[in-house]
RNA sequence: AAUAGAGGCGCGGGCUUCAUCAGUAGCCGGAGCGCGGCACGGGGAUGCCGCCGGUGAAAGGGGAUCCCGCCGAAGCGUACACGCCCCCGAAUGUGUAUGCUGGGAUAACGCAGAAGAUGCGUUAUACUGUCGUUACGAUACGGUAACGGAGUGCUAUU
Repeated sequence: AAUAGAGGCGCGGGCUUCAUCAGUAGCCGGAGCGCGGCACGGGGAUGCCGCCGGUGAAAGGGGAUCCCGCCGAAGCGUACACGCCCCCGAAUGUGUAUGCUGGGAUAACGCAGAAGAUGCGUUAUACUGUCGUUACGAUACGGUAACGGAGUGCUAUU
């Protein structure tokens, strides 16, 4: 350098289905015609709403079965570019570059979200895999305990 592997409630994606979103948005009819509002923020334009009756979703996110790709799997931060009715900004999505994180769990705080679901971040706690050091055991070098490091790592083969 190449190839192949390991960690485990392991990571990500897809089809189907179920609940939620929500009796919400929208639509139809009626009333009203003077006020008050809405759209991520500020302007502009355009549209819509409020009260009564009827009808009535979807996307994103989530659970489950199965399938697929895998073990920096993947996620997050920063910068840039693109996307949106127009302009400026923000959020979100995609891509590129770069940095951080071994992994899952629990808790607190924060962000996103319709949400007590869920996801993400930071911190803490023990657990777990891996390697190193020390001690004991052992001499088929397999094990136990303590401490410590990080995946650009670890193991095997060539």
Molecule: Lysine riboswitch aptamer
Organism: uncultured Ruminococcus sp.